A computed fold for a 550-nucleotide part of an RNA from Radiobacillus kanasensis, annotated as small-subunit ribosomal RNA, 5' domain. Lineage of the source: Bacteria > Bacillota > Bacilli > Caryophanales > Radiobacillus. The RNAcentral record of the full RNA draws on ENA and SILVA. Its Rfam family is "Bacterial small subunit ribosomal RNA". Rfam links the family to the GO terms structural constituent of ribosome and ribosome.
Context: one part of a larger RNA
RNA sequence: GGACGAACGCUGGCGGCGUGCCUAAUACAUGCAAGUCGAGCGCGGGAAGCCAUCUGACCCCUUCGGGGUGACGAUGGUGGAACGAGCGGCGGACGGGUGAGUAACACGUGGGUAACCUGCCUAUAAGACUGGGAUAACUCCGGGAAACCGGGGCUAAUACCGGAUAAUACUUUUUCCUGCAUGGGAGAAAGUUGAAAGGCGGCUUCGGCUGUCGCUUAUAGAUGGACCCGCGGCGCAUUAGCUAGUUGGUAGGGUAAUGGCCUACCAAGGCAACGAUGCGUAGCCGACCUGAGAGGGUGAUCGGCCACACUGGGACUGAGACACGGCCCAGACUCCUACGGGAGGCAGCAGUAGGGAAUCUUCCGCAAUGGACGAAAGUCUGACGGAGCAACGCCGCGUGAACGAUGAAGGUUUUCGGAUCGUAAAGUUCUGUUGUUAGGGAAGAACAAGUACAAGAGUAACUGCUUGUACCUUGACGGUACCUGACGAGAAAGCCCCGGCUAACUACGUGCCAGCAGCCGCGGUAAUACGUAGGGGGCAAGCGUUGUCC
Numbered sequence: 001g002g003a004c005g006a007a008c009g010c011u012g013g014c015g016g017c018g019u020g021c022c023u024a025a026u027a028c029a030u031g032c033a034a035g036u037c038g039a040g041c042g043c044g045g046g047a048a049g050c051c052a053u054c055u056g057a058c059c060c061c062u063u064c065g066g067g068g069u070g071a072c073g074a075u076g077g078u079g080g081a082a083c084g085a086g087c088g089g090c091g092g093a094c095g096g097g098u099g100a101g102u103a104a105c106a107c108g109u110g111g112g113u114a115a116c117c118u119g120c121c122u123a124u125a126a127g128a129c130u131g132g133g134a135u136a137a138c139u140c141c142g143g144g145a146a147a148c149c150g151g152g153g154c155u156a157a158u159a160c161c162g163g164a165u166a167a168u169a170c171u172u173u174u175u176c177c178u179g180c181a182u183g184g185g186a187g188a189a190a191g192u193u194g195a196a197a198g199g200c201g202g203c204u205u206c207g208g209c210u211g212u213c214g215c216u217u218a219u220a221g222a223u224g225g226a227c228c229c230g231c232g233g234c235g236c237a238u239u240a241g242c243u244a245g246u247u248g249g250u251a252g253g254g255u256a257a258u259g260g261c262c263u264a265c266c267a268a269g270g271c272a273a274c275g276a277u278g279c280g281u282a283g284c285c286g287a288c289c290u291g292a293g294a295g296g297g298u299g300a301u302c303g304g305c306c307a308c309a310c311u312g313g314g315a316c317u318g319a320g321a322c323a324c325g326g327c328c329c330a331g332a333c334u335c336c337u338a339c340g341g342g343a344g345g346c347a348g349c350a351g352u353a354g355g356g357a358a359u360c361u362u363c364c365g366c367a368a369u370g371g372a373c374g375a376a377a378g379u380c381u382g383a384c385g386g387a388g389c390a391a392c393g394c395c396g397c398g399u400g401a402a403c404g405a406u407g408a409a410g411g412u413u414u415u416c417g418g419a420u421c422g423u424a425a426a427g428u429u430c431u432g433u434u435g436u437u438a439g440g441g442a443a444g445a446a447c448a449a450g451u452a453c454a455a456g457a458g459u460a461a462c463u464g465c466u467u468g469u470a471c472c473u474u475g476a477c478g479g480u481a482c483c484u485g486a487c488g489a490g491a492a493a494g495c496c497c498c499g500g501c502u503a504a505c506u507a508c509g510u511g512c513c514a515g516c517a518g519c520c521g522c523g524g525u526a527a528u529a530c531g532u533a534g535g536g537g538g539c540a541a542g543c544g545u546u547g548u549c550c
Stems, first nucleotide, its partner, number of pairs: 001550004006546005013397006019390002021355001026353003030350003035090003040087002043084002049078006059068003097308003107232007116225002121221007129163004138153006169192010198213006234280003241271003246268008283305004287298004310331005333344004361387001363386003369383001370381004400430004410421004434491001435487006444477001450471007494539005499520003505534005515522002
């Protein structure tokens, strides 16, 4: 000198863009953060509408006896909307947070898998036949303070289970080609194994046909993952020896898959001064800071990977987890309790307490982008888009401009002549950035759905599908940005320093006192070094100090 997720002191006008618990991975009140599908299914629930009956207001006619019309309302039937939980499907493995652990194939980089898996998506080929038994919801009992649980009975499905068909899958036999080892690829024959008969439309001669979304099998792709290997990146040798599933083999188990991953048996190996083992520290990288570079330091925000989810362990489901807002067990803590037993997990967004030098709103919206589900409308989304707070950082703007010498008054100083603050002020003429006020007022919106039309593939045909055009329609921010008019210099400057390094000097006070100080040092009666004042220098909505790195 530069830099900072900074803090502290004094000061503080505005805007844009960023950033904001570095400490206690401490404990958490409250609200929200993962749901969706009725076009998979059975119930409960019963709105609007429609029909019938009763009552009969108003009005009309009247021979005054009554008759006609039939509103509001009530009852019954039909009808099935909103809503509710349940079965079922998909998603809760993404997105979001944190850096505790980890010195490791965790990460980076380059390879390998002839040792592997992959839901949704894409392409191709084939199929979707025929049967069955349950169960939740519901209802009736019973137990319990509650959480919830048990028993009897009924019922449905794209839930579950048989049979048939069947492959390039598995087992056996066999032919050919080929490789870097184990091996790999192609073909033929025999045996074994699947599905939802579904939903919603259209047409129908009621047999069925057809469109679309689903379903099953196989192959290939894409995407995502898994495993293995070479190399690379901390400190301590005042850590020198470490290791029995240890090192290897055979057989078996297990896994999507190789492998001591696990088990039995056999052998006695394996690592290490090119630093094993131990201890300490630490998430890694793209990058960021500094530096001419080499290098040194760091790993906030943003992006990639990993690990974790109160602490420890475990598996279940599933294409995918050993699963932050799932389950089970143990522990600590908190809460409820009828004392028998239960409930919970903010390192999601806000917020609270605590710790600390120190770090924000219990805000608005799904309008955009993205995600989950759905045929779609749409629902959900503290992801995200925005607003709020903080000079925390960077950048930009302003606090006025021009003229103005009686060099005013006043301050300071003086050798008493003057000098200086100083064109500075006053005054005159302007401007209107910001500001205040009034008016206008966005882009961000592309859609999707619906309606109409046209074209294309398909169908026997229609509906439906795909594409295009036109109409219609959607904004949290926000009456915000921006534009225009009016007003009026009015509302907007401080901080540090002035002995040398280092730009900038005098006066007074103090008298080795009070104090200053980054280093040298200053202060003991004329202190440019302390304190105050005047003047000056530097930077400026900041300035200085402290801390850390280069």